[in-house]
RNA sequence: GGGCCCGUAGCUCAGCUGGUUAGAGCAGUCCGCUCAUAACGGAUUGGUCAGAGGUUCAAGUCCUCUCGGGCCUACCA
Numbered sequence: 001g002g003g004c005c006c007g008u009a010g011c012u013c014a015g016c017u018g019g020u021u022a023g024a025g026c027a028g029u030c031c032g033c034u035c036a037u038a039a040c041g042g043a044u045u046g047g048u049c050a051g052a053g054g055u056u057c058a059a060g061u062c063c064u065c066u067c068g069g070g071c072c073u074a075c076c077a
Base pairs, nucleotide, nucleotide: 001073002072003071004070005069006068007067010026011025012024013023019057028044029043030042031041032040050066051065052064053063054062
């Protein structure tokens, strides 16, 4: 230099063929239970879907560019 993959909640990850309001587990907060703690049960908070632009009635999802991370490969020495 060329190619490919990934980026969604604090963490780990789902999200199908573009379609109603973006989800789960863990973590946090509150409540229950207990003499108390853990465990367990219930409720609840938390999102610039990496950023920008485009297509569309409608974009996490499709297209382009940029940024960040990873993998493969070529060249030089």
The prediction has a mean pLDDT of 80. A computed fold for a 77-nucleotide RNA from uncultured Planktomarina sp., annotated as transfer RNA. It matches the Rfam family "tRNA". NCBI's taxonomy places the organism under Bacteria, Pseudomonadati, Pseudomonadota, Rhodobacterales, Planktomarina.